Transfer RNA from a Candidatus Bathyarchaeota archaeon, 73 nucleotides, folded computationally. The coordinates come from a structure-prediction model, not an experiment, and the mean pLDDT is 82. Rfam family: tRNA. Its family is annotated with triplet codon-amino acid adaptor activity in the Gene Ontology. Rfam classes the family as a transfer RNA. Taxonomically the source falls in Candidatus Bathyarchaeota (Archaea, Thermoproteati).
[in-house]
RNA sequence: GCCCCGGUGGCUUAGGGGUUAUAGCGCCACCUUGGUAAGGUGGAAAUCGAGGGUUCAAUUCCCUCCCGGGGCU
Numbered sequence: 001g002c003c004c005c006g007g008u009g010g011c012u013u014a015g016g017g018g019u020u021a022u023a024g025c026g027c028c029a030c031c032u033u034g035g036u037a038a039g040g041u042g043g044a045a046a047u048c049g050a051g052g053g054u055u056c057a058a059u060u061c062c063c064u065c066c067c068g069g070g071g072c073u
Base pairs, nucleotide, nucleotide: 001072002071003070004069005068006067007066010025011024012023018056027043028042029041030040031039049065050064051063052062053061
């Protein structure tokens, strides 16, 4: 330099055009206990890597760039 895969709550992750973005772990509150743990109920937390384009509508499609991983030379 070229090719491929990925970037989404604190962490891991699903969703690949249709209006409240998914789940687990973690966190907070409450219930339960003599008190923990476990269990149960509820809650907060995401400008979906950045900018631009297409579209009535973009996390999703297109372009450029940044970051991480792999391959080729």